[in-house]
Context: one part of a larger RNA
RNA sequence: GGCACAUGGGGGAUGCCUCGGCAUCAGGAGGCGAUGAAGGGCGUGGAAGACUGCGAUAAGCCCGGGGGAGCUGUCAAACGAGCUUUGAUCCCGGGAUUCCCGAAUGGAGCCGCGCUGAAUCCAUAGGCGCGACCUGGCGAACGCGGUGAACUGAAACAUCUCAGUAACCGCAGGAAAAGAAAGAAACCUCGAUUUCCCCAGUAGCGGCGAGCGAAAAGGAAAGAGCCCAAACCGCGGGGAUUUUCCCUGCGGGGUUGUAGGGCCCUCCCCAUGGGAGUUACAAAACGGCCGACUAGCAGAACCGUUUGGAAAGGCGGACCACAGAGGGUGAAAGUCCCGUACGCGAAAGACGAGCCGUCUCCCGGAGGGUACCUGAGUAGGUCCGGACACGUGGAACCCGGACUGAAUCAGCGGGGACCAUCCCGCAAGGCUAAAUACUCCCUGAUGACCGAUAGUGGACGCAGUAGGGCGACUGAAAGGUGAAAAGAACCCCUGUUAGGGGAGUGAAAUAGAAUCUGAAACCAUGUGCCU
Repeated sequence: GGCACAUGGGGGAUGCCUCGGCAUCAGGAGGCGAUGAAGGGCGUGGAAGACUGCGAUAAGCCCGGGGGAGCUGUCAAACGAGCUUUGAUCCCGGGAUUCCCGAAUGGAGCCGCGCUGAAUCCAUAGGCGCGACCUGGCGAACGCGGUGAACUGAAACAUCUCAGUAACCGCAGGAAAAGAAAGAAACCUCGAUUUCCCCAGUAGCGGCGAGCGAAAAGGAAAGAGCCCAAACCGCGGGGAUUUUCCCUGCGGGGUUGUAGGGCCCUCCCCAUGGGAGUUACAAAACGGCCGACUAGCAGAACCGUUUGGAAAGGCGGACCACAGAGGGUGAAAGUCCCGUACGCGAAAGACGAGCCGUCUCCCGGAGGGUACCUGAGUAGGUCCGGACACGUGGAACCCGGACUGAAUCAGCGGGGACCAUCCCGCAAGGCUAAAUACUCCCUGAUGACCGAUAGUGGACGCAGUAGGGCGACUGAAAGGUGAAAAGAACCCCUGUUAGGGGAGUGAAAUAGAAUCUGAAACCAUGUGCCU
């Protein structure tokens, strides 16, 4: 020096654990804000700091309800001073207070109203005060709209793709959007919209490259239809005017495509009845019941012995069960504790598509005639774009810009250039629940989800923290004594809040706080062997 073994140091792997996270399902909620939000700052306790709570009434004040013996939140024990069966602390509902910043909201003008009021009697100018309601900002995703990339793919790249994606902006709702056929089909028919399955990677589009990519039919979820404008009638206002006409307000009427409606004629029918309703169809709601929510209540049945530090384990004998889900208790408990099954409960608040009542609204149809109405700078056209699965193509349909520009039911649009025939529909006004999308948030349940280098970035004496960056922004590490602190009184060494040796606690102290287990690297000591 090497090797081996043993014993330690070092280190924190591994095992076990989990107050944390992840995902899914069901129910709820889907907003908060000028009555000042979200988010902060600063305060606030007997006591320094931090977290939590609260706001100068400041870990709280008042009322109602629950609950029933202790309490003055946590880190974090002790002390001090108190509260409490005249019911505290605590939990739920309602109310009061709620500093400063933050939309942060101040000022001025205009307008309206009121008061006051000069030169100047009245007045006017001027002065002073007030002005409701709405809006504004924040918020995770989902929605609709506006603007709108590039990397990338095409094995380069330009059309194309990525993609109408990301990003930015606007707006709204608990959903949004869409929606009651100028539809889809195919000579048969269907009958608003939305979503899913299928159709189908089909028909198609495509430097026919890369790639993009339907629809109808069929099956399901859900289911709901309505209101205006106009003709005509009535009442009113204004304008031009000799009559006559124009504009306009309100009410009635009326809403359709086998056309419908108006007006005129004819016939039938009608109310002590019938129908409907607060999400559209007209609009306020109110009360009661019921249901569910926001605290809670009640809830069966076990002992002995043995091992052990400890029994829930072993053994013996019992019991309950609509409860043998789960968790805890000194190891492994149906019967010890919390619970679980079944059942019960609200003064107050808010909710309900449920029921009842009050209330509110509505109630015609057929035949014939007439040709009055049925959404105009609209439809359509040309050029240029966009969007349609469809890249200009034979390119319809739809939307927009510019320029043009109809018809009026014997009418008009569509059926993928266009024409004819045939069929389908009725544009140029509007509203509309459900089925659908999402989850910042609340409650419950579940997991061939993680178990501290995992799972959220974050399980923690404190995480969006410490730290980094001028800034936008970036961004950690860090869990475990023991059943219980019983956390080592007292003594000793010493360079004295370090470390250690005794003593003591404990089942265990090689469980001693740098604390469960305690691997490897690395270091040391002892012994043996080899050189």
Predicted 3D model of a 531-nucleotide part of an RNA (large-subunit ribosomal RNA, domain I) from a Planctomycetota bacterium. The full RNA is in RNAcentral, with records from ENA. Its Rfam family is "Bacterial large subunit ribosomal RNA". The coordinates come from a structure-prediction model, not an experiment, and the mean pLDDT is 83.